[in-house]
Context: one part of a larger RNA
RNA sequence: UUUUGACCUCAAAUCAGGUAGGACUACCCGCUGAACUUAAGCAUAUCAAUAAGCGGAGGAAAAGAAACCAACCGGGAUUGCCUCAGUAACGGCGAGUGAAGCGGCAAAAGCUCAAAUUUGGAAUCUGGCGCCCUCGGCGUCCGAGUUGUAAUUUGAAGACUCUAUCUUGGGAGGCGGCGCUGUCGAAGUUCCUUGGAACAGGACGUCACAGAGGGUGAGAAUCCCGUGCGAUGGCAGCCGCGGACCAUGUAAGUUAGUGUCGACGAGUCGAGUUGUUUGGGAAUGCAGCUCUAAGUGGGUGGUAAACUCCAUCUAAAGCUAAAUAUUGGCGAGAGACCGAUAGCGAACAAGUACAGUGAUGGAAAGAUGAAAAGAACUUUGAAAAGAGAGUGAAAAAGUACGUGAAAUUGUUGAAAGGGAAGGGCUUGAGAUCAGACAUGCCUUCGGG
Numbered sequence: 001u002u003u004u005g006a007c008c009u010c011a012a013a014u015c016a017g018g019u020a021g022g023a024c025u026a027c028c029c030g031c032u033g034a035a036c037u038u039a040a041g042c043a044u045a046u047c048a049a050u051a052a053g054c055g056g057a058g059g060a061a062a063a064g065a066a067a068c069c070a071a072c073c074g075g076g077a078u079u080g081c082c083u084c085a086g087u088a089a090c091g092g093c094g095a096g097u098g099a100a101g102c103g104g105c106a107a108a109a110g111c112u113c114a115a116a117u118u119u120g121g122a123a124u125c126u127g128g129c130g131c132c133c134u135c136g137g138c139g140u141c142c143g144a145g146u147u148g149u150a151a152u153u154u155g156a157a158g159a160c161u162c163u164a165u166c167u168u169g170g171g172a173g174g175c176g177g178c179g180c181u182g183u184c185g186a187a188g189u190u191c192c193u194u195g196g197a198a199c200a201g202g203a204c205g206u207c208a209c210a211g212a213g214g215g216u217g218a219g220a221a222u223c224c225c226g227u228g229c230g231a232u233g234g235c236a237g238c239c240g241c242g243g244a245c246c247a248u249g250u251a252a253g254u255u256a257g258u259g260u261c262g263a264c265g266a267g268u269c270g271a272g273u274u275g276u277u278u279g280g281g282a283a284u285g286c287a288g289c290u291c292u293a294a295g296u297g298g299g300u301g302g303u304a305a306a307c308u309c310c311a312u313c314u315a316a317a318g319c320u321a322a323a324u325a326u327u328g329g330c331g332a333g334a335g336a337c338c339g340a341u342a343g344c345g346a347a348c349a350a351g352u353a354c355a356g357u358g359a360u361g362g363a364a365a366g367a368u369g370a371a372a373a374g375a376a377c378u379u380u381g382a383a384a385a386g387a388g389a390g391u392g393a394a395a396a397a398g399u400a401c402g403u404g405a406a407a408u409u410g411u412u413g414a415a416a417g418g419g420a421a422g423g424g425c426u427u428g429a430g431a432u433c434a435g436a437c438a439u440g441c442c443u444u445c446g447g448g
Base pairs, nucleotide, nucleotide: 027058028056029055030054031053038045042092068075069074079106080105081104082103089097090096110319111318112317113265123149124144125143127141128140129139130138131137132136158261159260160259162257163256164255166253167252168251169246170245174241175240176239177238178237179235180234181233182232183231184230185229188204189220190203191202192201193200205222206221207211213225214224215223270291271290272289273288274287275286276285297314298313299312300311301310354361355360374401377388378387379386380385
């Protein structure tokens, strides 16, 4: 001096583990929020506490164990149905709007915190490491945590002391049912006829807890798949029975009695005011602002206020299955529904082709045949195609294909044509023809 590594200070990238977005949205919850319309006009009202819009979920959601309903001899969470009832009530008391208690039914289920000193001892929990019978358990060591993790208690109570009374937890193999998914199990393809084909007609049978349905060359119980009723497997699924085995106590709990105590949710209840909403009317609910409690308290008792009595609940914290809803998704079964201009816009390469700068609008279009056997080969032609030939039951079914109506067009045949064509009535002429009858004639066969 160069290179590399470490170290110091910065920057960037990667990143154990965990969490959220976005879509869908038929049903559900919360917010926001019209107008058309009706009132035969229109402003309150109505449409409507709807539509559009925003946010959030679940298989359901929401609600839910009374600060309820009542006024009864009281009932007893919520939800849904019937009824109450087009009633009470609201309403330019117009147009219109419009509940609830009781009663009957469906389904039923009850619970948890906060607020207590375990205070003779944080009894609680994550993590690392080790071991084990591994959705976890035990041991050990850090950590969280007294600004509070556990046990106990929740108003119907409850705690504590004493007395009496009665009762105990988990659970393998196995068995049964359900769910899903496999396998197996009835009886003619007998004869004749028609036909391209027998699944048809006739004859003789068979099964049936199966004669629902579909397929197969025409109407098939018996040909095939199934159907009905059974048998037998599989499954890390669900439910029940059972109980090998493990665990345990001076433990935990139920009920009754005696005694002593007995904490219950705040800018909340409530009041005023404004807006909105409701059937809720001197204010049903909700929201904003101002004021703002109590504890023998507080709320409610459908007309404001005072005094008084009575009844009934216990707000301001939370969880909870079922009955209920479901034009989306997934999985099934059916039909007095439609049958290709119908039924979804879409039976088919349909939200396609196409149109529009775009938002958006948005069609038409199914069928040869039993089987392609989809026409070899010859011939004319550059070919397309034609003429023969061939397939087929049929090509008068030829991928413009089943059937193939009508207006309309071409061609062929017949008739008519002065008074437009057409129409009505009457009478003739022509063509074609079902059926009947009479006589005669021709051909073939049989008889005399």

The part of an RNA shown here (large-subunit ribosomal RNA, domain I) has 448 nucleotides and comes from Isabelozyma rhagii. Its mean pLDDT, the model's own confidence on a scale to 100, is 82. Rfam family: Eukaryotic large subunit ribosomal RNA. Its Rfam clan is "LSU clan". The full RNA is in RNAcentral, with records from SILVA.